[in-house]
RNA sequence: UGCCUCAUAGCUCAAUGGGUAGAGCGCCCGACUGUUAAUCGGAGGAUUGUAGGUUCAAAUCCUACUGAGGCAG
Numbered sequence: 001u002g003c004c005u006c007a008u009a010g011c012u013c014a015a016u017g018g019g020u021a022g023a024g025c026g027c028c029c030g031a032c033u034g035u036u037a038a039u040c041g042g043a044g045g046a047u048u049g050u051a052g053g054u055u056c057a058a059a060u061c062c063u064a065c066u067g068a069g070g071c072a073g
Base pairs, nucleotide, nucleotide: 001072002071003070004069005068006067007066010025011024012023013022019056028042029041030040031039049065050064051063052062053061
C1' cells in the first nucleotide's frame, strides 16, 4: 500500500430475498428462605462504529471514513 472479515444493550451473541431490533448473563425491584446463595416472576436498558446516499421504509443495499483481526507485498 492492496484485498478479505468484523463493529448491534454493561458483557457474549441473534435478527441475511429491506418492513419498524430480540435472547442469555449482569444490574435494579419483588416472591421464596431465619439470612445469603440458588430458584421463580417483573421492570429498565440500543438514535445498530461515524457521516452521507438509495427507498414509502435501511442493522440489512451503495459510498467514504474510523477502529479491530487476517492475507499478500
A computed fold for a 73-nucleotide RNA from Pseudanabaenaceae cyanobacterium LEGE 13415, annotated as transfer RNA. The prediction has a mean pLDDT of 80. It matches the Rfam family "tRNA".